Context: one part of a larger RNA
RNA sequence: UUGGGCGUAAAGGGCGCGUAGGCGGUGCGGUAAGUCACCAGUGAAAUCCCCGGGCUCAACUCGGGGCCUGCUGGCGAAACUGCCGUGCUGGAGUAUGGGAGGGGUGCGUGGAAUUCCCGGUGUAGCGGUGAAAUGCGUAGAUAUCGGGAGGAACACCUGUGGCGAAAGCGGCGCACUGGACCAUAACUGACGCUGAGGCGCGAAAGCUAGGGGAGCAAACAGGAUUAGAUACCCUGGUAGUCCUAGCCCUAAACCAUGGAUGCUUGGUGUAGCCGGUACCCAAUCCGGCUGUGCCGUAGCUAACGCGAUAAGCAUCCCGCCUGGGGAGUACGGUCGCAAGGCUGAAACUC
Numbered sequence: 001u002u003g004g005g006c007g008u009a010a011a012g013g014g015c016g017c018g019u020a021g022g023c024g025g026u027g028c029g030g031u032a033a034g035u036c037a038c039c040a041g042u043g044a045a046a047u048c049c050c051c052g053g054g055c056u057c058a059a060c061u062c063g064g065g066g067c068c069u070g071c072u073g074g075c076g077a078a079a080c081u082g083c084c085g086u087g088c089u090g091g092a093g094u095a096u097g098g099g100a101g102g103g104g105u106g107c108g109u110g111g112a113a114u115u116c117c118c119g120g121u122g123u124a125g126c127g128g129u130g131a132a133a134u135g136c137g138u139a140g141a142u143a144u145c146g147g148g149a150g151g152a153a154c155a156c157c158u159g160u161g162g163c164g165a166a167a168g169c170g171g172c173g174c175a176c177u178g179g180a181c182c183a184u185a186a187c188u189g190a191c192g193c194u195g196a197g198g199c200g201c202g203a204a205a206g207c208u209a210g211g212g213g214a215g216c217a218a219a220c221a222g223g224a225u226u227a228g229a230u231a232c233c234c235u236g237g238u239a240g241u242c243c244u245a246g247c248c249c250u251a252a253a254c255c256a257u258g259g260a261u262g263c264u265u266g267g268u269g270u271a272g273c274c275g276g277u278a279c280c281c282a283a284u285c286c287g288g289c290u291g292u293g294c295c296g297u298a299g300c301u302a303a304c305g306c307g308a309u310a311a312g313c314a315u316c317c318c319g320c321c322u323g324g325g326g327a328g329u330a331c332g333g334u335c336g337c338a339a340g341g342c343u344g345a346a347a348c349u350c
Stems, first nucleotide, its partner, number of pairs: 004321003007304002012318001014201004021194003025088007033081002035077002038074005048066007091191001092188003095184004103177007110154001115149007125136002162169002206247006215241002220236004258317006266295011299306002323350003332343004
């Protein structure tokens, strides 16, 4: 390479935007590059295959035929692909009208609770555990009432409910702002899909500078437990957790399931929008679209299971896998302030 795969066996890139490239709806006309037919030239000899001949056979050798699957030129065909032209509206987009949402950024603001400070009441304990002790408390703690400070997080609502590409997003208000959905079918007329490189985003921890610091809490200290206890439990407690600016770029970044499009019996819940029915009235009944769950038909699957949100049936594009260990290591390159990230072997061994 041919070929087989990627939910759990090795294997889907953390997620998006998009360059090159690959792929691409429908009618008509043209062209003839791909494609197909025919003809000609060329495709050395040997080798190879077939037939026949010569050494007693064979190896070997001689003759003939085939082959050399290719390239070039000519003359044709026009279904398909390409290209050119001209249309179409079903893909895609736009417009108009709607309602839903913890989507994002900034500013402001509210109450509960914890802690601390001040004051009142009050007195001997509090706290903590399996039991204790360390710790706090007669210099008045814990408890309770009033006042104040400050930081962080938003109980109930809350829902296999919503939004977002993913990471993720939850008190309330305002400003700015992204996307999706429904209805209409007015406009554009294939403008599309995917996407190597590239660019951007990317939880937590960590890093730099400046702030902030209530609670929590790596490290650390002490008390217990224990044979020991560098732990689990307890009392403290610093980085950090928070904010601003800049880095880092990883994850069980998971649905362990890449994206797009079409097709394929059903049942049931839920969110958003719309239409219909009911003499009036729809959260409630019926229907449509979009999302999100559960159960299941066919089919698929090694099984588990998946099953219109496919892991079914197909097409297009990207990423990735090829026995375990060595190893996500070494070396080199590149990125980073560092920590380290990305790329990524081999010897050897089973």